[in-house]
């Protein structure tokens, strides 16, 4: 080069036949509990959904384009 599948929270992921307020689970932080530490319970915070445009009344989910991460062919 040409194809393909993937990118959502620190991290591993769901959710991707359009409409819920963007979620889980590890971690972090408070708090109860404990003499303290660890578990266990409880409540929290933390997301431009890789960028950028399109198309929709509406987009993480559809399109194009580019970026990155993997493969497959040559």
């Nucleotide at each position: 080069g040409u194809c393909c599948u993937c990118g959502u929270a620190g991290c591993u992921c769901a959710g991707c036949a359009g409409g819920a307020u963007a979620g889980a689970g590890c971690a972090c932080a408070a708090g109860u509990u404990u003499c303290c530490u660890a578990a266990a319970c409880u409540u929290g915070g933390g997301g431009u959904c890789g960028c950028a445009g399109g198309u929709u009344c509406g987009a993480a989910u559809c399109c194009u384009g580019c970026c990155g991460a993997g493969g497959a062919c040559g």
Background:
The RNA shown here (transfer RNA) has 74 nucleotides and comes from an Oligoflexia bacterium. The sequence is in RNAcentral, with records from ENA. Its Rfam family is "tRNA". Rfam classes the family as a transfer RNA. Gene Ontology term of the family: triplet codon-amino acid adaptor activity.